[in-house]
Molecule: c-di-AMP riboswitch aptamer (ydaO/yuaA leader)
Organism: Geobacter sp. UBA1603
RNA sequence: AGCCGAAAUUCGCCCAUAGCAGGGCGGAUGCGGGGGACCCGAUCAGUAGGGGCGUAUUCCGGUUCCGAUCCGGAUAGGAGACUUUCAGUUCCGAGCCCGUCAGCUAACCUCGUAGGCGUCUGGAAGGGCAAAC
Repeated sequence: AGCCGAAAUUCGCCCAUAGCAGGGCGGAUGCGGGGGACCCGAUCAGUAGGGGCGUAUUCCGGUUCCGAUCCGGAUAGGAGACUUUCAGUUCCGAGCCCGUCAGCUAACCUCGUAGGCGUCUGGAAGGGCAAAC
C1' cells in the first nucleotide's frame, strides 16, 4: 500500500480552525441484522427457561454437598496482505443483547453501520502488473 469486520459512500446544518484537520445532529444510497402471514414445518414434554448478534461452539478435569461461578486443557469454527487449494505453523476460540417471548415468512415494522490491527512458511493451479523481444 492496506488488513479483519455489515460497519462504507455522500449531502445539509452546527461546533471547531487563519484555513484545514477533527467533532455533533439529521437525510439519502449501499452494506449487515431482528421482528412479522398464507403454504410448509412443528404438534410429546415445557423453566437450575428460551431466543438473538457474533468465527467464538462443544467436551473433559479441578473448584462446590449439588448447581452457578472461577481456573486449566482440548475442540466445532475463525484470522494470518491477489484468489482457490494442499501440507505445516502462529494466534483467536471473546463479548453483548431481549426479558418468559420469537420455526419458516410476501406485504409491513424495526435496528446497526462499531471496534481493532501493521500481517506466517513451502507446493500446485488460476488471475494481475512490469520489462524485454